[in-house]
Predicted 3D model of a 74-nucleotide RNA (transfer RNA) from an uncultured Bacteroidaceae bacterium. Its mean pLDDT, the model's own confidence on a scale to 100, is 80. Its Rfam family is "tRNA". About the family: Transfer RNA (tRNA) molecules are approximately 80 nucleotides in length. It is annotated as a transfer RNA. The sequence was found in a public genome assembly.
RNA sequence: GGACUUGUAGCUCAGUUGGUCAGAGCAGCAGACUCAUAAUCUGAAGGUCCCUGGUUCAAGCCCAGGCUGGUCCA
Numbered sequence: 001g002g003a004c005u006u007g008u009a010g011c012u013c014a015g016u017u018g019g020u021c022a023g024a025g026c027a028g029c030a031g032a033c034u035c036a037u038a039a040u041c042u043g044a045a046g047g048u049c050c051c052u053g054g055u056u057c058a059a060g061c062c063c064a065g066g067c068u069g070g071u072c073c074a
Stems, first nucleotide, its partner, number of pairs: 001073005007067001010026004019057001029043004050066005
C1' cells in the first nucleotide's frame, strides 16, 4: 500500500426483507429473605446504535466517505 471484516448499555451480545417500543444476559443500584453475608427472588435505572453526509414518509439496518480493532496478501 491492497483485500476482507468488526463497531448497539459498564462488559458479552441479539436485533428477521427498512416501520410494531432499541432488547437480553452479566455487572452495578434499591428492595425482599437472613442475626449477618453469600445464594435466590423482585424492581427500577442505564443508549448521540463509532463519526460525517446521503437515499427514504420513515435508517441500528441501505449508499458514500472517514475513524478504530481483527485477519490475510504484498